[in-house]
About this RNA: A computed fold for an 87-nucleotide RNA from a Gammaproteobacteria bacterium, annotated as c-di-GMP-I-GGC riboswitch aptamer. It matches the Rfam family "c-di-GMP-I-GGC riboswitch aptamer". The family has 40 seed sequences and 1,298 matches in Rfam 15.1. The coordinates come from a structure-prediction model, not an experiment, and the mean pLDDT is 75.
RNA sequence: ACGGUAAAAGCCACACCUACCGCGAGGUAGGGCCGGAAAAUCACGGAUCUUGGAUUAACUAUCCCCAAGAUGGCCGGAUUGCCCUCA
Numbered sequence: 001a002c003g004g005u006a007a008a009a010g011c012c013a014c015a016c017c018u019a020c021c022g023c024g025a026g027g028u029a030g031g032g033c034c035g036g037a038a039a040a041u042c043a044c045g046g047a048u049c050u051u052g053g054a055u056u057a058a059c060u061a062u063c064c065c066c067a068a069g070a071u072g073g074c075c076g077g078a079u080u081g082c083c084c085u086c087a
Base pairs, nucleotide, nucleotide: 003084004083011036012035016031017030018029019028020027021026034073040079041078042077044076045075046074047071048070049069050068051067052066053065054062055061
């Protein structure tokens, strides 16, 4: 350097609970500890979801269409980085 089988230091923190914020998807903080070797950063492509528009004779409905959002712990891509050196 490649690599991440094994180990270790440190790190992150699912479900769920509490408080607050948001119409909502969800978010923030604390607890929690399923898991993670990029579970770090970036909504660029896809995916899923929410709200509204639109559609409809009408609706509590909607494959598709439009707009604004959510998820980076859904997948891909880009950028950066910790530890280890058995083989």